[in-house]
Formats: sequence, C1' cells, structure tokens
RNA sequence: GGGAUGUAGCUUAAUGGUAAAGCUUUGGUCUUCCAAACCAACGACGCGGGUUCGAUUCCCGUCAUCCC
Repeated sequence: GGGAUGUAGCUUAAUGGUAAAGCUUUGGUCUUCCAAACCAACGACGCGGGUUCGAUUCCCGUCAUCCC
C1' cells in the first nucleotide's frame, strides 16, 4: 500500500422501512429435590461525519483484528 471482517455474554441472520434466532443468564410451570422439557423476560448494529422522509444496509474518514 491492497483486501476481508466488526450486530446481545457467545455463535450467527437481516437486498433503505418495527433489528431476528440458537446457546447462556434470570423468573415461572412441572418434579419430594435436581436435571430435562415447556413458557416468559433481560440484553446489541466498532467510532465520527455525509446522503436520504427514513441507514445495520449507500458514501467518506477513523479504530481494532486477520490475510497478501
């Protein structure tokens, strides 16, 4: 210098229009108790700008990691 990735505690979705799911955590049901199962809740778009009625998505810069 070029390229890729960055979303919940972890792993991944979302072609400009209410950010989704699995696992985890918490609560509840069930059970003599625990586990399992079932139900529910909590919780996130790396950062700063720009375009747009509206940005996780498009553009610019920057930061971190990886590759050349």

A computed fold for a 68-nucleotide RNA from Candidatus Nesterenkonia stercoripullorum, annotated as transfer RNA. The sequence is in RNAcentral, with records from MGnify. It matches the Rfam family "tRNA". Rfam's curators write: Transfer RNA (tRNA) molecules are approximately 80 nucleotides in length. The coordinates come from a structure-prediction model, not an experiment, and the mean pLDDT is 83.